[in-house]
The part of an RNA shown here (small-subunit ribosomal RNA, 5' domain) has 539 nucleotides and comes from Cohnella sp. LGH.
Context: one part of a larger RNA
RNA sequence: GGACGAACGCUGGCGGCGUGCCUAAUACAUGCAAGUCGAGCGGAUCUCUGAUGGAGCUUGCUUCUGAUGAGGUUAGCGGCGGACGGGUGAGUAACACGUAGGCAACCUGCCCCCAAGAUCGGGAUAACAUUCGGAAACGAAUGCUAAGACCGGAUACACGGUUUGGUCGCAUGAUCGGAUCGGGAAACACGGAGCAAUCUGUGGCUUGAGGAUGGGCCUGCGGCGCAUUAGCUAGUUGGUGGGGUAACGGCUCACCAAGGCGACGAUGCGUAGCCGACCUGAGAGGGUGAACGGCCACACUGGGACUGAGACACGGCCCAGACUCCUACGGGAGGCAGCAGUAGGGAAUCUUCCACAAUGGGCGAAAGCCUGAUGGAGCAACGCCGCGUGAGUGAGGAAGGCUUUCGGGUCGUAAAGCUCUGUUGCCAGGGAAGAAUAAGGAUCAUUUAACUGAUGAUCCGAUGACGGUACCUGAGAAGAAAGCCCCGGCUAACUACGUGCCAGCAGCCGCGGUAAUACGUAGGGGGCAAGCGUUGUCC
Numbered sequence: 001g002g003a004c005g006a007a008c009g010c011u012g013g014c015g016g017c018g019u020g021c022c023u024a025a026u027a028c029a030u031g032c033a034a035g036u037c038g039a040g041c042g043g044a045u046c047u048c049u050g051a052u053g054g055a056g057c058u059u060g061c062u063u064c065u066g067a068u069g070a071g072g073u074u075a076g077c078g079g080c081g082g083a084c085g086g087g088u089g090a091g092u093a094a095c096a097c098g099u100a101g102g103c104a105a106c107c108u109g110c111c112c113c114c115a116a117g118a119u120c121g122g123g124a125u126a127a128c129a130u131u132c133g134g135a136a137a138c139g140a141a142u143g144c145u146a147a148g149a150c151c152g153g154a155u156a157c158a159c160g161g162u163u164u165g166g167u168c169g170c171a172u173g174a175u176c177g178g179a180u181c182g183g184g185a186a187a188c189a190c191g192g193a194g195c196a197a198u199c200u201g202u203g204g205c206u207u208g209a210g211g212a213u214g215g216g217c218c219u220g221c222g223g224c225g226c227a228u229u230a231g232c233u234a235g236u237u238g239g240u241g242g243g244g245u246a247a248c249g250g251c252u253c254a255c256c257a258a259g260g261c262g263a264c265g266a267u268g269c270g271u272a273g274c275c276g277a278c279c280u281g282a283g284a285g286g287g288u289g290a291a292c293g294g295c296c297a298c299a300c301u302g303g304g305a306c307u308g309a310g311a312c313a314c315g316g317c318c319c320a321g322a323c324u325c326c327u328a329c330g331g332g333a334g335g336c337a338g339c340a341g342u343a344g345g346g347a348a349u350c351u352u353c354c355a356c357a358a359u360g361g362g363c364g365a366a367a368g369c370c371u372g373a374u375g376g377a378g379c380a381a382c383g384c385c386g387c388g389u390g391a392g393u394g395a396g397g398a399a400g401g402c403u404u405u406c407g408g409g410u411c412g413u414a415a416a417g418c419u420c421u422g423u424u425g426c427c428a429g430g431g432a433a434g435a436a437u438a439a440g441g442a443u444c445a446u447u448u449a450a451c452u453g454a455u456g457a458u459c460c461g462a463u464g465a466c467g468g469u470a471c472c473u474g475a476g477a478a479g480a481a482a483g484c485c486c487c488g489g490c491u492a493a494c495u496a497c498g499u500g501c502c503a504g505c506a507g508c509c510g511c512g513g514u515a516a517u518a519c520g521u522a523g524g525g526g527g528c529a530a531g532c533g534u535u536g537u538c539c
Stems, first nucleotide, its partner, number of pairs: 001539004006535005013387006019380002021345001026343003030340003035080003040077002043074006053064005087298003097222007106215002111211002114208004119153004128143006159182010188203006224270003231261003236258008273295004277288004300321005323334004351377001353376003359373001360371004390420004400411004424480001427474004434466001440460008483528005488509003494523005504511002
C1' cells in the first nucleotide's frame, strides 16, 4: 500500500447492486417449510332433479318418503412424489476431493425410439357397522364390501443348466446362432361412432432391445504439521471353497500358507470438509475456502434395517441413551445444522413480512392444488459504485475570532449583498416493462374407413406480489443535507495560551523537570470525505 462475512469510537443526506451468527453441530415457545390424483376403487356426505308410495283434505293443492340422473366435498384403500429442492461443516488426512483413465465386474423410476403383447380365473382387506379396552396416544374382536391393491393358471423373446457351431480379443474372456430341460408378464380409465356385435382416439399397463440422464465400483498422479511419534499389522497378506451384493473384492465365513506396510516416513498424535475460485504479488510464490457453482459428509447422540428405480432416509420406522413436555402413574409425545423468531454465548450478524404474477419443482388428462425453492419488500454506511450538501459575481478587504515588533498580518471572495440553477429530498398529477406457447374458441394440415381426440401452424383469448414502485411532468424554495483524523522526524500540514518528568502522548525513534511546533485548549493549516480513525487478520 492492498484486502475483509469484520468489530469499536465520533459522525451521518439520497440512490443502485451485493452482503449479513466467523462464537454454542448450544437449547428451543409459536406459525409455516410436501403434497397431489375422484379420468384407479368402494363408501360417506351436501345441493339440484324429483319417479313411486303415504298422510291431510279446500279434489288439486300442501306435506312426508325419497328411486333415477347431474354437480360438489372428501376420511379410507390404491398410485406417484416425500432420495429433489432447502440447511450446516460436526466428523473425515480418506479414492473424501481435484485431475486423467478403466468396468470383458454394474444398476438406472419418470423421458425418447423400436418390436411384441394385454388371455382365463380366485380369495381377501381397509373404509363402514356392532361390541369392547384406554386418561390419552391408540388398540382389539366379530360381520360386510371394491379396485389399476393382492394371488394362481395360459402364452412369450429374456434368464439359468446341458450340449453344439461360427467370429473376435485385452489375461479372467466377449459376442452371434442351433437343440433340449427348467422358467418369470399384464390393468384398466375417460371419450367418439353404432340398435348391437364391434370399431376407434387419448392416457395408462406388461415383456424385450437400444438411447439419454443419473449413479455405483476400481486405478495412476496431486494437495498438512510433528521423528521431542520408528516400528505397525491376526481378517492382518495371499490361496481354495461356500455365502453375500446391481457388481469386483477378506465384503463375510470355514480351511490352508506366513505373509503385508515402513526413513521415497508406515504407525501414532494434532489440525482440517475438498475444489472452481477469492485476497495479495511484476511474477514465482504466500494466505484463504464467507457469498455464487461442483463434489462429499451430517440431521438430538449411537446403532439397525424396512419400503423403494433410488435411502440405511433432515420435517419416515425400530432399539438404546441424554434432555424437554403431558399423564388418571398404567403409559405416551418431541427433535429448527428448513424460513422467520426466542433464550444463551459473544466484540458482533436482520422481519415471527408479501406473493405464487415470473422462473423452477411435485402430483394431475386438464382446470388446478402445494411450494419459507424462488420472486420481492423490510432492517443494518457492512461493502462497492454513483449523486448531492449549490453556481456566478462580490473589497468598505465589514463585523468578529486569533495573532502582533501595535505599523500590521490572517481566517478571506470566505460572509453579507446582487444575479441564477433545481440534481436529490418534500408535495401533486400521469404511470410501466417484466405476460407467454395457459384453458377455451375458429381455420388449415397429419393421424383414423369416419367422428371425437392428439400433434403442428395462424388468429382471438384471462392473469402482476413487487406497486401507484421505477420512470415522466409540474409546483415551491438555497430553502432540508459535513464530518472525522492529523500537523517533532518517518509524513502533507505552526503559532498562542495552560501545564511543569505532573497531567498526559506514543506505530518506531521518543516528547513532558517554566518560553513544549510532540501533553490539553484555541486560532490557523494538511488529508480523506458520508464517511473518518482505531483494533484484529492475510499478502